Transfer RNA from a Saprospiraceae bacterium, 71 nucleotides, folded computationally. Its mean pLDDT, the model's own confidence on a scale to 100, is 81. Rfam family: tRNA. Rfam classes the family as a transfer RNA.
[in-house]
RNA sequence: GCUCCGUUCGUAUAAAGGCAGUACACCUGACUUUCUAUCAGGAAACACGGGUUCGAUUCCCGUACGGAGUA
Numbered sequence: 001g002c003u004c005c006g007u008u009c010g011u012a013u014a015a016a017g018g019c020a021g022u023a024c025a026c027c028u029g030a031c032u033u034u035c036u037a038u039c040a041g042g043a044a045a046c047a048c049g050g051g052u053u054c055g056a057u058u059c060c061c062g063u064a065c066g067g068a069g070u071a
Base pairs, nucleotide, nucleotide: 001070002069003068004067005066006065007064010024011023012022013021018054026042027041028040029039030038047063048062049061050060051059
């Protein structure tokens, strides 16, 4: 240089065109003399820019970052 793969709450991981979920962690409440545990509730994310579409995390192009292969 070329080819391919990946990027989603703080962390990990789903969703394959129609309200972005789950677990841990975090916050609040219940229980408890207190802590832990348990139960109930809550906040928090689609890397960036453009295109296609009535509608994009999802499909296409480019950029950035990470990884693999190749001479």